Molecule: small-subunit ribosomal RNA
Organism: metagenome
RNA sequence: AGAGUUUGAUCAUGGCUCAGAUUGAACGCUGGCGGCAGGCUUAACACAUGCAAGUCGAGCGCGAAAGUUCUUCGGAAUGAGUAGAGCGGCGGACGGGUGAGUAACGCGUAGGAAUCUGCCUGGUAGUGGGGGACAACCCGGGGAAACUCGGGCUAAUACCGCAUACGCCCUGAGGGGGAAAGUGAGGGACCGCAAGGCCUCACGCUAUCAGAGGAGCCUGCGUCGGAUUAGCUAGUUGGUAGGGUAAAGGCCUACCAAGGCGACGAUCCGUAACUGGUCUGAGAGGAUGAUCAGUCACACCGGAACUGAGACACGGUCCGGACUCCUACGGGAGGCAGCAGUGGGGAAUAUUGGACAAUGGGGGCAACCCUGAUCCAGCCAUGCCGCGUGUGUGAAGAAGGCCUUCGGGUCGUAAAGCACUUUCAGUGGGGAGGAAAGUCUUGUGGUGAAUAGCCGCGAGGGGUGACGUUACCCACAGAAGAAGCACCGGCUAACUCCGUGCCAGCAGCCGCGGUAAUACGGAGGGUGCGAGCGUUAAUCGGAAUUACUGGGCGUAAAGCGCACGUAGGCGGUUUGUUAAGCGGUCUGUGAAAGCCCCGGGCUUAACCUGGGAACUGCAGGCCGAACUGACAAGCUAGAGUACAGUAGAGGAGAGUGGAAUUCCCGGUGUAGCGGUGAAAUGCGUAGAUAUCGGGAGGAACAUCAGUGGCGAAGGCGGCUCUCUGGACUGAUACUGACGCUGAGGUGCGAAAGCGUGGGUAGCGAACAGGAUUAGAUACCCUGGUAGUCCACGCCGUAAACGAUGUCUGCUAGCCGUUGGAUCCGUUAAGGAUUUAGUGGCGCAGCUAACGCGAUAAGCAGACCGCCUGGGGAGUACGGCCGCAAGGUUAAAACUCAAAUGAAUUGACGGGGGCCCGCACAAGCGGUGGAGCAUGUGGUUUAAUUCGAUGCAACGCGAAGAACCUUACCGCCCCUUGACAUCCUGCGAACUUUCUAGAGAUAGAUUGGUGCCUUCGGGAACGCAGAGACAGGUGCUGCAUGGCUGUCGUCAGCUCGUGUCGUGAGAUGUUGGGUUAAGUCCCGUAACGAGCGCAACCCUUGUCCUUAGUUGCCAUCAUUUAGUUGGGAACUCUAGGGAGACUGCCGGUGACAAACCGGAGGAAGGUGGGGACGACGUCAAGUCAUCAUGGCCCUUAUGGGGCGGGCUACACACGUGCUACAAUGGGGCGUACAGAGGGUUGCAAUAGCGCGAGCUGGAGCUAAUCCCAGAAAACGCUUCGUAGUUCGGAUUGGAGUCUGCAACUCGACUCCAUGAAGCCGGAACCGCUAGUAAUCGCGGAUCAGAAUGCCGCGGUGAAUACGUUCCCGGGCCUUGUACACACCGCCCGUCACACCAUGGGAGUGGGUUGCACCAGAAGUAGCUAGUCUAACCGCAAGGGGGACGGUUACCACGGUGUGAUUCAUGACUGGGGUGAAGUCGUAACAAGGUA
Repeated sequence: AGAGUUUGAUCAUGGCUCAGAUUGAACGCUGGCGGCAGGCUUAACACAUGCAAGUCGAGCGCGAAAGUUCUUCGGAAUGAGUAGAGCGGCGGACGGGUGAGUAACGCGUAGGAAUCUGCCUGGUAGUGGGGGACAACCCGGGGAAACUCGGGCUAAUACCGCAUACGCCCUGAGGGGGAAAGUGAGGGACCGCAAGGCCUCACGCUAUCAGAGGAGCCUGCGUCGGAUUAGCUAGUUGGUAGGGUAAAGGCCUACCAAGGCGACGAUCCGUAACUGGUCUGAGAGGAUGAUCAGUCACACCGGAACUGAGACACGGUCCGGACUCCUACGGGAGGCAGCAGUGGGGAAUAUUGGACAAUGGGGGCAACCCUGAUCCAGCCAUGCCGCGUGUGUGAAGAAGGCCUUCGGGUCGUAAAGCACUUUCAGUGGGGAGGAAAGUCUUGUGGUGAAUAGCCGCGAGGGGUGACGUUACCCACAGAAGAAGCACCGGCUAACUCCGUGCCAGCAGCCGCGGUAAUACGGAGGGUGCGAGCGUUAAUCGGAAUUACUGGGCGUAAAGCGCACGUAGGCGGUUUGUUAAGCGGUCUGUGAAAGCCCCGGGCUUAACCUGGGAACUGCAGGCCGAACUGACAAGCUAGAGUACAGUAGAGGAGAGUGGAAUUCCCGGUGUAGCGGUGAAAUGCGUAGAUAUCGGGAGGAACAUCAGUGGCGAAGGCGGCUCUCUGGACUGAUACUGACGCUGAGGUGCGAAAGCGUGGGUAGCGAACAGGAUUAGAUACCCUGGUAGUCCACGCCGUAAACGAUGUCUGCUAGCCGUUGGAUCCGUUAAGGAUUUAGUGGCGCAGCUAACGCGAUAAGCAGACCGCCUGGGGAGUACGGCCGCAAGGUUAAAACUCAAAUGAAUUGACGGGGGCCCGCACAAGCGGUGGAGCAUGUGGUUUAAUUCGAUGCAACGCGAAGAACCUUACCGCCCCUUGACAUCCUGCGAACUUUCUAGAGAUAGAUUGGUGCCUUCGGGAACGCAGAGACAGGUGCUGCAUGGCUGUCGUCAGCUCGUGUCGUGAGAUGUUGGGUUAAGUCCCGUAACGAGCGCAACCCUUGUCCUUAGUUGCCAUCAUUUAGUUGGGAACUCUAGGGAGACUGCCGGUGACAAACCGGAGGAAGGUGGGGACGACGUCAAGUCAUCAUGGCCCUUAUGGGGCGGGCUACACACGUGCUACAAUGGGGCGUACAGAGGGUUGCAAUAGCGCGAGCUGGAGCUAAUCCCAGAAAACGCUUCGUAGUUCGGAUUGGAGUCUGCAACUCGACUCCAUGAAGCCGGAACCGCUAGUAAUCGCGGAUCAGAAUGCCGCGGUGAAUACGUUCCCGGGCCUUGUACACACCGCCCGUCACACCAUGGGAGUGGGUUGCACCAGAAGUAGCUAGUCUAACCGCAAGGGGGACGGUUACCACGGUGUGAUUCAUGACUGGGGUGAAGUCGUAACAAGGUA
C1' cells in the first nucleotide's frame, strides 16, 4: 500500500466481497511446563446451607456450668467476676455488589455562595452541686411459635433540673438564653474507720474558634436517535409576605401580575448509567465504557419516615403488593445486584477452599477481637509472555507409502545406526525474601513534687508466615514423558493420484460438480502458524462508500417548473474608537492509573516500579490591533432615482377584418360521390358530388416568418383603440452600500381534468360501424359524444429540458444575426469602434468520454436546493392540501451482485449508399401428379447391424448385402484363443481314406521322416501345457490426430515500426477513380511486409521443330482391304519450342490506373476447362478406413459354424429412370465418333438357337488382336389422335447365364398379359455456349447383379431490357437494451410453490394523558377522650409528654374516557423469488404505428 467481481473487450460511476488489528468471547479438533492477568455480557430470575459487623468489663448493674482440689459429707475453694444476656458508648451511612432506573446539573469540565460536618489536628474556657426512672433480675399471666402483658427491686459516661458562661446564640442593643461525666494508672506529705479524698498523668465529657478531610446547594459549556413528535406550560414565569431547611430558591402556602420555553428543535417517543480510559485509525474521526480508578443510582416491587454528625439506610424500622416457607389455622417468618454455592435462562463464565502472616477498616488505653475488604491457593490454553518436545553425524539414497513417460522421481539425512546433551517434567537433598510493628530488657529526652506512671527517640534479646513440599541451588537416571491445526482454483503462500458424476457435496466474493474435478471426499506431497490452530459473532480499518481534513449533481444517483421575499448566511471603499472573535505570554486546573520517553526490579519477556513528558481542554490576568465583528463619521466604482430617446407575437380589456371549412336557401346539372394498399361502412334519382349566387355561425389567423423579437418561467402571432409591466441606449444631476442569496412563506404556473353558466364551425378521447388479422377491445376508413372556445372558481403537475440554480469578477480569437449609440464616408452603398441580446466554429483549460469552451461544463467567490448500489417505491402507513381525480412529505421487511454512463470491435435491422453472383428478370428444360428403381423417415420384426439429419443427411459411407461381405438375430461350439511375442514338452511339415454331424468339429486311418550343425543343438511348421497377454465394427468425434464438408474461388485476413487515443482500439485496410480481384493508380500520419487474388502447373485451341511404328497415305506402283512396296509431305502420336503483353492505333479519363472502339492475329483483354481453397466459422462430419487417451467386456461385448436378417410394408419425403406420344412409335436401308478396358482376361472368323446364349477357339500382355453393331441423324415406308401400332408396370408360362447354392433374394431372353399415365396444385430445381437440351459409347466395383457413379464423344439452341424486388455475399455509413451475437434480447396478465409486507370486522397485552373514587403506614396541623416519674407549685393544679380522634398530603387499588405501541385475525391488496407451464409480442433496428 491494495485486490476480486458488471463487459466480447475498455474507461468511468457504483455497490458487494477479501487481505489487517482487536475481544470479558463461544464452538470444533488438539493439548507438555511456567509466569502475569482475566473469568454470568443472558433472568435487576428464584434461592437450600454456611460465612460476609461487630466491639468495649478502663461506662453500668447482674452473673452461671462442666472440670479440678479440699471436706467434718452440710459444703467450701477454684474455675471466675470467666462464659452469658441486658442497660450504655462507638461502629452497622465505610468496606463489598449490581447497572434496573435516569437524556438529568446525572456525569464531565470550569466556576460560585446562602451551608453542615462524628472521629482527627490546633487554640481558648470549663468539667460544680442535685434528682427521678427503666432494662437485666425476681414473681405472675397469654401464645403452637414469633413474642408479649402485668407487678416488684436496681446501676451508670442512660435520663432530667439547678449553678456558672471567656467565647457562642437571640435582640427592640436596654437586655435575654443555653453545658458537662466520669473512668483508669501512679504517688510523697496531709485528711478519712473504710471506701476514698488530695496531687499528677492518661483517656473521656461540655462550650466555642479555626484547620483538614467529607457532604449538601447554584451556574456557564459539553453530553444518542426520531419532525411520519410543532407547539408545550397553571406552581406554570415573576413579584410581595410568610412557612420550611444545615443552607439560596415556587421548595411550600396566600395574594398580585401574565408571564415562561420553542425551528440554535421546546413538548413527546425510543434507547442509554457517565467519565478517566479501551479498540481501531497516518490523522481527523468511528466504535465502545469488562477488569483498574473517580462520580451517580439501586438493594424483592412501591411508599414512608425514625435514629443519627452523616441514611430516608443491601445483611435497620413501618405500611401496601407479589412470591416462598412455618403453623396447633388463631398467627408468624424471609429478601445473596456481599463470598462461596444451587436451580433456571443461555453459545457461555470458576471452589459451598486457606489465612488474618501482610495492607487496610471497626471497636478497645492496650493485649486483643471481628473483617468472604484483602492476601493467597483451587478450576479454565480465556488472553499476553517465556521455555521445551532434543543435538551432531549418518546414502545401501534401506523398507514402506505416493506418483511415474516404467527410465525413474519423491517423502529423504528424514528413519535405522553411531556419538553426545539433560532445559522442563520426575526422584532425593539443601534453601532466601515477603517481618516490621507490637512485646521484654535497657539508655536517653518530655511531662511532673517525683527516681513513679505515661509519651517520644535509640540499642539489645526472644518470638510472629495462610501461601509453602515457595522462589532458587545441587545431585541422580534416561532421548527418555511432551505436536497439532488450518489451508493448497483466483484473490492468497502451497499439486498430484484415486473415488464420485449438476449426485454427494463445497463456497468469504467470483464461482466449482452433468466420466479425465489442482475447487466435492480420501490419500501422498506441499504451504502457513504452532500449544495451539481454525470457524462463528462483534468493532474499527481498508471505505475519499456521508468526503471537517477529503466527494459530487449536462448524459452515471443528484438543480426545487419559475419568481418575489422573511429569518439566517455573506457583503464595496476611507478614517477613528473598541477588543467579542483572533494572536502572544503568564497563572490555576486538567486525580491516580493507562498511552509515550528515559531509568530500575524479577535469568528474559509479559508484568511490576521511579522520574519526565503529554493530557491538543476550561477558567483567569496582562499585552497586541493587521483581519472579521461592533460603534461613530465619511466616499462613489455596487445598487437605485430623475431626464431624453429606441425596439418588441410582453400583459389585460373593448372593437373590427378577410380567406377557408361546415350548414341553410335558390339556380345549373346527372349518376355517381367519398374513401383506401385494396375495399367496405357512409352519402346520393326524395337529385348527392361538381359549379354559381345569397345567407348563418363558430374557431383559427396563410403569406410577412427569420437558430428573428418579447417575457421570470409557463408562454405570446390578423388589424385598431384604451390601460399597463419590463428591457436597452445616451448624457448629466442626485441618494450614499440602500447589495447578493434565500430554510419556512407567498404568488405565477402548458396540457389534461373538475364545478357553475354559456357556446359549438372544424377537429375529436369514449362509443358505433366497416376493414385488416389466427385474433385486432389497435394501427387504416366512415361517423361521433365529452372536450377543445368564453366567463368565473378549482387543480398544481409535465422529457415544466439547455435534462446545465441564482448573483459577481477574471480568462485567445474568427464568422453571422437583432436593438441602440459614436466616428469615417458628399447623400448612398459601406466601413471602424462600442453596448445589450441571440447563433455557428474554435485556443487554453476542464471532462470517464461524449462534449463545454466570454450565453463555460474554464479560473475563483457568496448563498440556496439536491445525491449516496439496483429492485421493493416515489409505493405503504401517518400528516397536510384538494369537490374529486389526485398532489405533497415519505419509509421498512424482503431480495439481487450487480444496476448504470460514455466510448470500442463485431453481429444484426421489415436503416441508408455503392457493388457482385443463373440471385431476380428474360429464356430453355425439368421436379412436384403416374408406374418403376434407389435412399431416408416411420412402422414392423428374433434381427430388420451401424453411421450421415436444413442449405452442407436422404442413387450419402456402399466403385455394386443370394453364402461370403456382416458389424445384426437365432441355434450349435471354443476359451492363451482366428492373429502377435516369450517359455516348456512332444512331433517334420504335410497328406490319403472312412464315420458322426447343418457345419464348426470330433473320432479312426494311410503315406511321409525333410533343412542347417562345432552333433550339444538350432530354424521354419504343427500339437499340447502354464502364465504374461491377445481380441473387441463395445462407449466417448463434447478427450484427440489425420482426413473431409461448408461459408467460398467470396476478396478478404493480418503483422512490424510509427502516429492518435487514459483505454478497449483506431490509423495503415478509409477517400476519388478502376478492376473478376485489398487488381492497379492518385490522394493520404502513415511507411513497409506477410497469408490470400493473379501468375508459375496440367489440359484444350494455332504454328514451328524433332521422331515416324502398331499410326498416316499427297505423289508413284499394287490391292477386296494402307494389304504390300515406298514415302515422312498431311493427319495423328509425344518431346521441345513459338505465340497474347492492353504490345500498336483512335477516343474517354486527372497528363494516372483503366475503359470503349479498331487493326493485325488461330486465339484479345484472366482465350476455354482443371488442379490449387487465406485468417477463420459451424464443440459441422468421421473412435465403423486408419491411428489414439480414458472407460468398459475377458468360458465373453472375444473366436468359429449353419440358417436367417440388412431385400419386411397401412404410409410420408428426397434423388432418378421410363412415359403420357406424330419434332413421335414401328419397319427397312445408309453414314460419321471419342475415350477407355482386356491373360483367373477380351475373344474374332465359323456353326447352332427366335433370343438370352451355347459350341469352338484364330489373334492379342495391345496406336497391331478383341470388346465394338455407336445412337440420335439421313432416305423410304406405315400408323392418324385413340388410353392408340403411345406407354410399358404387373402377372402366367418357358428358358439362358453366373455361382457350392438364385426359395427367402440375381440379371437377362422368348411367348402371353398390357396397369397407371393424355404433360401434372401450391411450390421448387438446373442452365449464359460447344453451354442447356437430346443421343448413344466406355470404365471402376464385380463370379453374377446399374435407371446409380465416373468419364467420352455426336447433334446442338433460346435469352439476358435491366438491378425495383426475392436469396446469398463484399465495402462504407447509421441505430442498437444484441455479444450463445435477431433462431438475439425481452414485457405483462394468468396458473403453481414459497417468503416478507399493507388493509382488515375485531381480539389480547404494554406504556401513558385526563377526570373521578379510594386512602395503609408515616409526617405535619388541629383536638383535652384516656394516661402521665423528674420541672413549677404549700395544695388544687400547671407546664410538658404519650396514646387516641380528626384534617391535609400520599403509595397500592378501582372506574370512565382518550393517545400510543406490540402481537394476533376470516378475508383481501399489491410486491419479491422460483432450469425447462399458458396467452400474446409492448420495448430494443424506422422493432415493423419512432